RNA sequence: GCCUUAUCAAGAGUCAGGGUAGAGAGUUGGCUCGAUGACCCUGCACCAACCUGCAGCCAGCAGGCUGUAAGGUGGUAAAGCCAACAUCGAUAAGGA
Numbered sequence: 001g002c003c004u005u006a007u008c009a010a011g012a013g014u015c016a017g018g019g020u021a022g023a024g025a026g027u028u029g030g031c032u033c034g035a036u037g038a039c040c041c042u043g044c045a046c047c048a049a050c051c052u053g054c055a056g057c058c059a060g061c062a063g064g065c066u067g068u069a070a071g072g073u074g075g076u077a078a079a080g081c082c083a084a085c086a087u088c089g090a091u092a093a094g095g096a
Base pairs, nucleotide, nucleotide: 002095003094004093005092006091007090008089013044015043016042017041018040022033023032024031026085027084028083029082030081045076046075047074050072051071052070053068054067055066056065057064058063080088
């Protein structure tokens, strides 16, 4: 990179350091954020509960439900910012 399934209107940073001029996935049109430093990187904090773990309950097995948040990811402006278009994209788990 490809395939499958699920999710994408909830929630969580006016933090510190670094770096820089654009950023909000693509095209068009809007709108918004940004030298009072956005976007990005690192750290810390936090959110969530997809997978694992742990606890309880249910079940004949397979497994299911609830909780927890230790581990693996993910996320922390605006509905994936909005509308249209497309064989769009992102994340998780699994597969060849």
Molecule: SAM riboswitch aptamer (S box leader)
Organism: Bacillota bacterium